[in-house]
RNA sequence: ACUCGACUAGACGAGUAUAAAUAGUUGUUAAGUCUAGUGCGUUAUUAUAACAUUGUUGUAAUAGGUCAAA
Numbered sequence: 001a002c003u004c005g006a007c008u009a010g011a012c013g014a015g016u017a018u019a020a021a022u023a024g025u026u027g028u029u030a031a032g033u034c035u036a037g038u039g040c041g042u043u044a045u046u047a048u049a050a051c052a053u054u055g056u057u058g059u060a061a062u063a064g065g066u067c068a069a070a
Base pairs, nucleotide, nucleotide: 001016002015003014004013005012006038007037008036009035010034011033025069026068027067032040043063044062045061046060047059048058049057050056051055
């Protein structure tokens, strides 16, 4: 300097051409490292289609958007 931990900014951390992770204070949560925003992922309900055995997955709408301590 760049890349990465959903995106933007800052922080924390990692790596060196790769894009991951046992790292990122500790635990907890489905909720992704943290804060603010976004509402991407994740959660619930409804509708619908497919597959399968009354559940799973895709799409859409609505609601909501881990918590605590240091």